Model confidence (mean pLDDT): 77 of 100. c-di-AMP riboswitch aptamer (ydaO/yuaA leader) from Geodermatophilus sp. TF02-6, 155 nucleotides, folded computationally. It matches the Rfam family "c-di-AMP riboswitch aptamer (ydaO/yuaA leader)". Rfam's curators write: This family represents a conserved RNA structure found upstream of the ydaO and yuaA genes in Bacillus subtilis and related genes in other bacteria. The ydaO/yuaA element is thought to act as a genetic 'off' switch for the ydaO and yuaA genes in its native state. It is believed that the element may be triggered during osmotic shock leading to activation of ydaO, a predicted amino acid transporter gene, and members of the yuaA-yubG operon which code for KtrA and KtrB K+ transporters. The organism belongs to Geodermatophilus, within Bacteria. The model forms 96% of the base pairs in the Rfam consensus.

[in-house]
RNA sequence: CGCCGGAUGCCGCCGAGUCGCACCCGCACCAUGCGAGCCGGGGACCCACCCGUAGUACCGGGGUGAGUCCCGCUCCCGGAGCACACCCGGGAGCGGGUAGGGCACUCCCAGCCCGAACCCGUCAGCUGACCCGGUAGGCGGCCGAGGGAGAACGG
Numbered sequence: 001c002g003c004c005g006g007a008u009g010c011c012g013c014c015g016a017g018u019c020g021c022a023c024c025c026g027c028a029c030c031a032u033g034c035g036a037g038c039c040g041g042g043g044a045c046c047c048a049c050c051c052g053u054a055g056u057a058c059c060g061g062g063g064u065g066a067g068u069c070c071c072g073c074u075c076c077c078g079g080a081g082c083a084c085a086c087c088c089g090g091g092a093g094c095g096g097g098u099a100g101g102g103c104a105c106u107c108c109c110a111g112c113c114c115g116a117a118c119c120c121g122u123c124a125g126c127u128g129a130c131c132c133g134g135u136a137g138g139c140g141g142c143c144g145a146g147g148g149a150g151a152a153c154g155g
Stems, first nucleotide, its partner, number of pairs: 009142006018036005037135006047125001060123001061120004069097011100114004105150005
């Protein structure tokens, strides 16, 4: 001098996931309680569903969430079939799209990204009173957060 990583501080992003008071304590943090705020679930009347027809199948149904749906390929299972064919249904993986969602006040344009995961346990439509829970986790920046319009704050 360069590169990589970490710590602290500050500024932000996704998300409901923040704040206060106790307790502890030399002081904080954490853990544990109690509140406020925010978020979710259950739960009446009424309403809805509950009726009928056709096809397929054996694979219940439901919740949080933007995370749905469609197409193709490969593989596995089941059905019918003489058949490793074709056809039907279900599942897994890999691609391509897509409803929808996010990106430093809001909107438009442009650009970039996501389009998951988990939970309940045979059970739940809506739903007042009422009842029960959650308040996590994961990231980025320190010259970026582009252009236009409009707000707000400050000078």